[in-house]
RNA sequence: GCGCCGUUAGUUCAAUGGUUAGAGCAACUGCCUCAUAAGCAGUAAGUUAUAGGUUCAAGUCCUAUACGGCGCA
Numbered sequence: 001g002c003g004c005c006g007u008u009a010g011u012u013c014a015a016u017g018g019u020u021a022g023a024g025c026a027a028c029u030g031c032c033u034c035a036u037a038a039g040c041a042g043u044a045a046g047u048u049a050u051a052g053g054u055u056c057a058a059g060u061c062c063u064a065u066a067c068g069g070c071g072c073a
Base pairs, nucleotide, nucleotide: 001072002071003070004069005068006067007066010025011024012023013022018056027043028042029041030040031039049065050064051063052062053061
């Protein structure tokens, strides 16, 4: 330099172009317990990497850029 893949909650990951973007773990609160853990119930947490474009409607499609990974040279 070229090609491919990825970027979504603190973290690991889902989500057929169409309701208010969800789940596990973690965090917090309550219940339970002598207490802790486990268990149960709940709460909070999102500029879907950035900027444009297409569309009635974009996390999803297109383009560019940034970052990371793999391969080729």
Predicted 3D model of a 73-nucleotide RNA (transfer RNA) from a Eubacteriales bacterium. NCBI's taxonomy places the organism under Bacteria, Bacillati, Bacillota, Clostridia, Eubacteriales. Rfam family: tRNA. Gene Ontology term of the family: triplet codon-amino acid adaptor activity. The family's RNA type in Rfam is transfer RNA.